[in-house]
Context: one part of a larger RNA
RNA sequence: UCUAUUUAAGGGAAUUCGGCAAAAUGGCCCUGUGGCUUCGGUAUAAAGGGUCCCUAUGGUUGUGUACUUACGUAUGCAAUUCGAGGGUUCAAAGGUCAGGGGGGUCCGACUGUUUAACAAAAACGUAGCUUUCUGCUAGACUGUAAAGUUGUGUACAGAAGGUGACGUCUGCCCAGUGCCCGUACUUUAAAUUCCUAUUCAAGGGAACGAAGAGCGGGUAAACGGCGGGAGUAACUAUAACUCUCUUAAGGUAGCGUAAUACCUUGUCGUUUGAUUGACGACUUGCACGAAUGGCGUAACGAGAUCCCCACUGUCCCUAGAUAGAUUCCUC
Numbered sequence: 001u002c003u004a005u006u007u008a009a010g011g012g013a014a015u016u017c018g019g020c021a022a023a024a025u026g027g028c029c030c031u032g033u034g035g036c037u038u039c040g041g042u043a044u045a046a047a048g049g050g051u052c053c054c055u056a057u058g059g060u061u062g063u064g065u066a067c068u069u070a071c072g073u074a075u076g077c078a079a080u081u082c083g084a085g086g087g088u089u090c091a092a093a094g095g096u097c098a099g100g101g102g103g104g105u106c107c108g109a110c111u112g113u114u115u116a117a118c119a120a121a122a123a124c125g126u127a128g129c130u131u132u133c134u135g136c137u138a139g140a141c142u143g144u145a146a147a148g149u150u151g152u153g154u155a156c157a158g159a160a161g162g163u164g165a166c167g168u169c170u171g172c173c174c175a176g177u178g179c180c181c182g183u184a185c186u187u188u189a190a191a192u193u194c195c196u197a198u199u200c201a202a203g204g205g206a207a208c209g210a211a212g213a214g215c216g217g218g219u220a221a222a223c224g225g226c227g228g229g230a231g232u233a234a235c236u237a238u239a240a241c242u243c244u245c246u247u248a249a250g251g252u253a254g255c256g257u258a259a260u261a262c263c264u265u266g267u268c269g270u271u272u273g274a275u276u277g278a279c280g281a282c283u284u285g286c287a288c289g290a291a292u293g294g295c296g297u298a299a300c301g302a303g304a305u306c307c308c309c310a311c312u313g314u315c316c317c318u319a320g321a322u323a324g325a326u327u328c329c330u331c
Stems, first nucleotide, its partner, number of pairs: 001325008010316002014314001019311001027051005035042002038165001052087004058081010088092001100309007107301002112124002128163007139150004166296004171226003176223002178219005185214003192207005227245005254288001255285001266282006
C1' cells in the first nucleotide's frame, strides 16, 4: 500500500449524478392504526409497551381426601395462566435467524414473460373490449400433388388483426389508398364463329365477351387525415359576433411547458438560507388528443423521479484493531 472484516468522540448526507455502500429496523404477545378504496384491501400502516430469574396470592382444567349432604366448603397433587412485589446484567426475542418507515408525481392495471454471458423495463403477455373471415367438401395453414393440421372440433366454434383490468368516454372526415356490394352501359385476352386482297399460308376486319378497370354506392375499434387571413364591445386588453379564401373534414370531450414545449431555467404559488429539481396551477399545444385509444384510478412494481423521519465513517477528517497479501531488513 492492497484485500476482507471491525470500531469510532462531536456533527448527521455537509458526500455524491443519485443516501451508491453501510448503518438502522427485525421474532412473538398486547395496545393502536390516518388518508384513500374497486369495501376485498392498503395493514405487520404509522406509533407505542412487554419479553430473563425468584416469591407469595389468585383464575381455569384434571384428579384425590375430609366435612357434610349438593348451594358446596376446606385441603393435597399435576397442568396451564393473569396481574403484582423483588432480583441480576451495559443489555433478557441478551447467540443465530429476522421488514427501515412515511408522503407526492410519472408509467404499466394486477400474478406472469424477456435480450443463456453488458438491458428485467414504461418492452412482451394478460383477462376484458372490438373488427374481419368462415355453415363444414367451411375458413386459415403446410405441400407441386396425393394428402395432412386446426379437429374426429362445428359460430357459446375455429382462424387473423387491433386495443389492453376497472371507471368514464371514444367527436368530425369515405376526397386519397385499401376492402365490401352493385353495375343498364363503356373498355377488354385467348378460344370459337363469320367476312376478307382470285386460291393456300401469314395477315386484315367483325361478332361473342370472363376477371379486372371505368361507372354508382358503402365502410375509419380499415391505412390514415382533422386550415388560413381580416375586422369588431362606453379605458386598455380580449373577442361571444361578422366578413373572406379554402378543404374530404377543418381537432370535439378530456389533458397540456408533458417520458410529448424549440424558445425554456416560460409565468405564478408551495417546498429550501439558497432549487436548471419536485409538486400544484396558468397555458400563446415549435410538434397532445380519443381502441396507432383520451382522461382518471384502489391494489401491485428488484420500474423512473422528488421530499420528509429514523439511521449511519458517504462526508467534515481521518484514526485504531484483526486476518491475509505485497514491500523492506536480517538469516
Molecule: large-subunit ribosomal RNA, domain IV
Organism: Candidatus Woesearchaeota archaeon